Small-subunit ribosomal RNA from a Bacteroidota bacterium, 1525 nucleotides, folded computationally.
RNA sequence: ACGAUGGAGAGUUUGAUCCUGGCUCAGGAUGAACGCUAGCGGCAGGCUUAAUACAUGCAAGUCGAGGGGCAGCACGGAUAGCAAUAUUUGGUGGCGACCGGCGCACGGGUGCGUAACACGUAUGCAAUCUACCUAUAACAGGUGAAUAGCCCCGAGAAAUCGGGAUUAAUACACCGUAACAUUAAGAUGUGGCAUCACAUUUUGAUUAAAGCUGAGGCGGUUAUAGAUGAGCAUGCGUACCAUUAGCUAGUUGGAGAGGUCACGGCUCACCAAGGCGACGAUGGUUAGGGGUUCUGAGAGGAUGAUCCCCCACACUGGUACUGAGACACGGACCAGACUCCUACGGGAGGCAGCAGUAAGGAAUAUUGGUCAAUGGGCGCAAGCCUGAACCAGCCAUGCCGCGUGAAGGAUGACGGCCCUAUGGGUUGUAAACUUCUUUUGUACGGGAAAAAACCACCGGUCGUGUAUCGGUGCUGAUGGUACCGUAAGAAUAAGCAUCGGCUAACUCCGUGCCAGCAGCCGCGGUAAUACGGAGGAUGCAAGCGUUAUCCGGAUUCAUUGGGUUUAAAGGGUGCGCAGGCGGAUUGGUAAGUCAGUGGUGAAAUUCAACAGCUUAACUGUUGACCUGCCAUUGAUACUGUCAGUCUAGAGUAUAGUUGGAGUGGGCGGAAUGUGUCAUGUAGCGGUGAAAUGCUUAGAUAUGACACAGAACACCGAUCGCGAAGGCAGCUUACCAAGCAAAAACUGACGCUCAUGCACGAAAGCGUGGGGAUCAAACAGGAUUAGAUACCCUGGUAGUCCACGCCGUAAACGAUGAUCACUCGAUGUUGGCGAUACACAGUCAGCGUCUUAGGGAAAGUAUUAAGUGAUCCACCUGGGGAGUACGGUCGCAAGAUUGAAACUCAAAGGAAUUGACGGGGGCCCGCACAAGCGGAGGAGCAUGUGGUUUAAUUCGAUGAUACGCGAGGAACCUUACCUAGACUUAAAUGUAGAUUGACCGAUGGGGAAACCUGUUUUUCAGCAAUGACAAUUUACAAGGUGCUGCAUGGUUGUCGUCAGCUCGUGCCGUGAGGUGUCAGGUUAAGUCCUAUAACGAGCGCAACCCCUAUCCUUAGUUGCCAGCAUGUAAUGAUGGGGACUCUAGGGAAACUGCCUACGCAAGUAGAGAGGAAGGUGGGGAUGACGUCAAAUCAGCACGGCCCUUACGUCUAGGGCUACACACGUGCUACAAUGGUAGGUACAGAGGGCAGCUACACGGUGACGUGAUGCCAAUCUCCAAAGCCUAUCUCAGUUCGGAUCGAAGUCUGCAACCCGACUUCGUGAAGUUGGAUUCGCUAGUAAUCGCAUAUCAGCCAUGAUGCGGUGAAUACGUUCCCGGGCCUUGUACACACCGCCCGUCAAGCCAUGGGAGCUUGGAGUACCUGAAGUCCGUAACCGCGAGGAGCGGCCUAGGGUAAGACGAGUGACUGGGGCUAAGUCGUAACAAGGUAGCCGUACCGGAAGGUGUGGCUGGAAUACCUCCUUU
Repeated sequence: ACGAUGGAGAGUUUGAUCCUGGCUCAGGAUGAACGCUAGCGGCAGGCUUAAUACAUGCAAGUCGAGGGGCAGCACGGAUAGCAAUAUUUGGUGGCGACCGGCGCACGGGUGCGUAACACGUAUGCAAUCUACCUAUAACAGGUGAAUAGCCCCGAGAAAUCGGGAUUAAUACACCGUAACAUUAAGAUGUGGCAUCACAUUUUGAUUAAAGCUGAGGCGGUUAUAGAUGAGCAUGCGUACCAUUAGCUAGUUGGAGAGGUCACGGCUCACCAAGGCGACGAUGGUUAGGGGUUCUGAGAGGAUGAUCCCCCACACUGGUACUGAGACACGGACCAGACUCCUACGGGAGGCAGCAGUAAGGAAUAUUGGUCAAUGGGCGCAAGCCUGAACCAGCCAUGCCGCGUGAAGGAUGACGGCCCUAUGGGUUGUAAACUUCUUUUGUACGGGAAAAAACCACCGGUCGUGUAUCGGUGCUGAUGGUACCGUAAGAAUAAGCAUCGGCUAACUCCGUGCCAGCAGCCGCGGUAAUACGGAGGAUGCAAGCGUUAUCCGGAUUCAUUGGGUUUAAAGGGUGCGCAGGCGGAUUGGUAAGUCAGUGGUGAAAUUCAACAGCUUAACUGUUGACCUGCCAUUGAUACUGUCAGUCUAGAGUAUAGUUGGAGUGGGCGGAAUGUGUCAUGUAGCGGUGAAAUGCUUAGAUAUGACACAGAACACCGAUCGCGAAGGCAGCUUACCAAGCAAAAACUGACGCUCAUGCACGAAAGCGUGGGGAUCAAACAGGAUUAGAUACCCUGGUAGUCCACGCCGUAAACGAUGAUCACUCGAUGUUGGCGAUACACAGUCAGCGUCUUAGGGAAAGUAUUAAGUGAUCCACCUGGGGAGUACGGUCGCAAGAUUGAAACUCAAAGGAAUUGACGGGGGCCCGCACAAGCGGAGGAGCAUGUGGUUUAAUUCGAUGAUACGCGAGGAACCUUACCUAGACUUAAAUGUAGAUUGACCGAUGGGGAAACCUGUUUUUCAGCAAUGACAAUUUACAAGGUGCUGCAUGGUUGUCGUCAGCUCGUGCCGUGAGGUGUCAGGUUAAGUCCUAUAACGAGCGCAACCCCUAUCCUUAGUUGCCAGCAUGUAAUGAUGGGGACUCUAGGGAAACUGCCUACGCAAGUAGAGAGGAAGGUGGGGAUGACGUCAAAUCAGCACGGCCCUUACGUCUAGGGCUACACACGUGCUACAAUGGUAGGUACAGAGGGCAGCUACACGGUGACGUGAUGCCAAUCUCCAAAGCCUAUCUCAGUUCGGAUCGAAGUCUGCAACCCGACUUCGUGAAGUUGGAUUCGCUAGUAAUCGCAUAUCAGCCAUGAUGCGGUGAAUACGUUCCCGGGCCUUGUACACACCGCCCGUCAAGCCAUGGGAGCUUGGAGUACCUGAAGUCCGUAACCGCGAGGAGCGGCCUAGGGUAAGACGAGUGACUGGGGCUAAGUCGUAACAAGGUAGCCGUACCGGAAGGUGUGGCUGGAAUACCUCCUUU
């Protein structure tokens, strides 16, 4: 360039990813239906169900130019009559019924049947017919007998029938004539396709006819040919089921006869034994076929309405008649079912024609008009008939077209809706308003084409005619319709669905897992863009949605165009018939293949162009297409076929070699068991620990001998052999195979393989042996909640042999066989070759790693899962289910083949990140261990649960609630209960108005709140006014009511654990990974080294505070060494800054130095120095996040709720209850102590409604007085300790509960319900079970002190402070928690996970089932209508013939035995589904006994055990191999 005009995806499995795979959606279509809605027109379409039943009308007649005639009608005539009228008359027009001709076999309907030469396509008939039509040729003479009708009689309810008489024809019969017809016998020629056909010719035989007439014509007979129509035969194509595999007796063929238009077992007698079938016969189920239609890029898939062609059918079944044609929709006969009439004796009927009715159904129209046109029948014609047809009516059923207005118009109006709400947004240029237009509709007026023929008349042409041409005339159901014109007037005209994603379109209210939605995913449990409503928006539009069905998307049955290691899927293995495929070369042929040509492939449809309706739909014309079939001519590369040749495939021979290949026999030693004998004595055995068991009748152990059966240590190996299963002591016989070498022989002999045949572990079965060990079942002992198990002791089948079955396994490399090609490295086995035990080489095996490639990835990679070829097997979502039924095999167990209903939206593969493990490795922590002291026992305090109550307010609930919120419940607090009150409010604010009060004091009522009196009466300023207060008005109330699962803020915990991330780069399809891993090191992801990573951030550390040392500055309220003064004594005083101390500033510690180890980081050291040494000690500081952790009652806040109350006030009560249970504490049980007396030393805090010295009183709590201090000034202010004395081991001089009495203090008030004091009383308790808590140094233990809150205090609590002051740590096996790496996973709400089976309950579909009911088909027998055919003496007929009778066959009916299908069935089996039932816990981690497969036994259940197998098992150790250095 030619050619070609044609191909889109999305949602859903997961925490996330990639893949496999199903489900679902977006598109188009329909004879549709339903819901809502509806203005008009054009063109189409309209019972898909009950081939169910049908009232009524119509749908096939016509011809008098075939006939006899004439009932009825009209005209004319005649008769009677004045007339009306009556009677009569075939005379005329015409014509009912009848004879006759043609038609009725077309047109119209339906789709029952039919899987078939029915249909489609292509051929053939030498095996055929064809009325009407056309052409050609020839002919038409004569005779006769009847019969309808009409007339008469009769039967019957009717339908209808019988008898008699008489009559015609284009009705019927006979005779004559006749061949190119038919037939018989020849002759010649030509042709072909086997029988044969055709042409010419000779002889013989047989067979025809019809008339009518208007005189124009129309008909009749024979023959040939044509046309049309029909019949028959054949090739190819034509549904599903193999859980239908064998079928067939007229069956297959022959020759003969009959029959037919015609061939033929079409029929019959005889003969033969064939015919069909895996290329699917037979049977069953379903179905009219085609042109087409829908969809699709196409290939295909689905479809068979309307229109056209063919077939079949006409109430069901059968039968023939007539005819050119029928076995006949509106004909006949018979049988059956049904309906109707009936006088009960008999009769009638067939809408699957057009309308219409009933029924069925989700559902489908008028009992219309006309023959005007087109077409059909009859007729010479006029014409008649025509529910064919043309028209109209109904229906949005579909397709197409038009309209419902157009332009302008912003104070962006009102109203609606929404919001962050003085305002804004949206509805929205939308409306109003102005201007314009008039399609449609309405009114009025005009008004078609479709009509031209036939026919009649006139005229022309020629060959004069009935032929042809021209003109005029006649004819319209639709329809006064289409169309055109005029008029007024925006006038008459918009809905439906949707708005979470897919999928265009969002807010508010209501509801609260309810009501509901939903195509899939899914929404709804109080803030729903998903339900319902509203506003708004989006889509389509006279329609819009829903439902149903088909195709598409779905490459999801894959020819185009898929797969099979692990997702579904390779047969357990081999041999091998059919089939499929097949090496090199030469020649022939031309079947496949390719090309040309011819025929056919109906029309319509489709496509293109053009044209006609105003456009379009629709229609017309022309062209293309119809991808096919048949025939013919050619080409010969490839395939096939025939013939020949070759050696590379395959095989044979030769001479070697290898092995645990197989089968049979013989032999051997070790071990085990048993027996006998001997030695020997008390246990043995077994386990986590035990027991059962054995043993003084002598076991176990040891020794000797004997016997039995089974298996063969070491060698031995990621080794060898075999097709697979599988095969192992040695030896022997037989037999099979592989490999290498050389290249002698054959010459494609090959590969694969459905069906078939053979082999086929273990278990199991049968018969007979054998039986040592081991060991299902079973028994006993343990374990356990149980233990039908794991463990132990026994133990039978079995395990072994022979023969015969079975035929399955995770029969696995989860990888079919064969051939060819495609980088490397390395090990090993057997050969060859080589002098060789080095190296290299080559062939055949067995392994490992790796490139390219392909793969979803894991992985694979010359032993492919790569690239190609051939053949076979298998797959198509999960479950139901390898189940049921049926078949086959088996002794059985069972194997094999192998569904459906129903149900789910997933099931699944590989890999990723986490989490988890009764997996592994490394590490840390008062985690364990080593210690010290406690808790758990007692009494009390306090908190919680529970119980109680009118209320015992609320919250916190493993760790991470429980001396917690509360760091102070007598009232208050207070939120709870009871009772009484108030209602714009109890409080506060703003604005306005009024008043000058309110408060206070004092009366009354009352429990008080409150109500109600009396009294008093502001301040500043000259005033205005302001301040303050009260009252009142308006606007804002208030709620400890709910939701911490709507939230903010704050907090706990993991955890002061060392982690958590990012940018860029790189790796991976991706989720993700890398960095952050590895080797070291650290308290630390701290640091170093290495490194596809390089850097960075939040955390760690450091920076901050306290504390330990020193220096410096400054000395008051602190200090006092030296110098003074003073006191009984005291820094009391002068003074001083030295010291302590105070509080500002600095210094100091960094593995800096040394030694050792180490590359380094760093580690070690009783190192040095130093106050302090390896983070010096302590504190503050809490990464990303987890627990829907806690808190709506601290506070804040969304939403909801209450409003004379869930708000507010008041009094009293309650929060303090008490059988009990738990947590946290205090005090003890005593001598390391108690009691009594004496005596010493802190720190940190507090203090004016306060701390209080001191003095006095009181036994004391305390009181009274009084002083100092707003604090380094005054004050609160120590205890253990120390020194003495006493007690002497006891319920005590321990212990102090409880109770009694008397007091003190606070406060309005200590009854419920305070603390303290004194006296008396003197309980439990003698060191605390299982278990459990804290602590590693100034720590534990022990001792006291202070403070907050606070009137007081239930404080033994909390928070701080100091005094005295230990013990122990070997170490990381174990418990708990945590970190990192790795591994497994069916977990991801993340092991408090997931999940299996029985049982129980409800629902659903289904299998079996004694049977019962029913259907279609077949077989056998009996019976057998109508009817064709055959036979036939009696009757009829002159005869031909007929009647009658008989026979064959048959629809139908009956009987019998079965097979098949369907429905139903007491009962019964399993299956599925269903928020919270029962029993266990089988699987997923080593799932706590690794799991799974086959098989056998056992058990409530999952399941357990035996035997063989597999890795799709973890961990550990060893061995071997490989890679890298």